[in-house]
RNA sequence: CGGGUGGUGGCGCAGUUUGGUAGCGCACUUGACUGGGGGUCAAGGGGUCGCAAGUUCAAAUCUUGUCCACCCGA
Numbered sequence: 001c002g003g004g005u006g007g008u009g010g011c012g013c014a015g016u017u018u019g020g021u022a023g024c025g026c027a028c029u030u031g032a033c034u035g036g037g038g039g040u041c042a043a044g045g046g047g048u049c050g051c052a053a054g055u056u057c058a059a060a061u062c063u064u065g066u067c068c069a070c071c072c073g074a
Base pairs, nucleotide, nucleotide: 001073002072003071004070005069006068007067010026011025012024013023020057028044029043030042031041032040033039050066051065052064053063054062
C1' cells in the first nucleotide's frame, strides 16, 4: 500500500438475506418468598447501532468517505 472480516445497552451476541416500533442472555435497580445470605419469581431502567455524509416517505440494514481491531497478500 491492496484485499477480507468485525464494530449494536456495563459484558457477550442476534437482527442486515427481504429497509418498516432495536432485541436476547448475563449483569444492574425495585418488590415478593427466606431469620439472613444464596437461590427462585415478578416488575423496571439503560443503547437511536464506531464516526460523517448521501439515497429513501422511512436506514442498524443500501451507497460513499473515514477511524479502530484482527486476518491475508505485497

Transfer RNA from an uncultured Coriobacteriaceae bacterium, 74 nucleotides, folded computationally. It matches the Rfam family "tRNA". Gene Ontology term of the family: triplet codon-amino acid adaptor activity. Rfam's curators write: Transfer RNA (tRNA) molecules are approximately 80 nucleotides in length.